[in-house]
RNA sequence: AACUGAAAAAGGCAAACCCAUCGAAAGGUGGGGACGCAAAGUCACCGGUCUAAAGUAAUUCUUCGGUCAUCCGAUGAAUUUCCAAGACAGCGGAACCGCCAGG
Repeated sequence: AACUGAAAAAGGCAAACCCAUCGAAAGGUGGGGACGCAAAGUCACCGGUCUAAAGUAAUUCUUCGGUCAUCCGAUGAAUUUCCAAGACAGCGGAACCGCCAGG
């Protein structure tokens, strides 16, 4: 130093849920709370998962304009679709760093 986590010690983190707050949402942050965790420390690089505000597309409707009209163009709204530049490190991998004990 690789590696290992059976026993021990010093400690650490904190799921669900509740409250507050930020966010369109996913989710984040703070407080309470502990299901668990030897990297449940850091990091969205790869895979994966979540969300879809803005945007894309479709349909319907509204209003306006062109047209004799069919229809065409534009505005706005609703529903649906796709989409990450938004997230998740407590899903796996890579990278970085680290406590105790064994070794």
Molecule: c-di-GMP-I riboswitch aptamer
Organism: Betaproteobacteria bacterium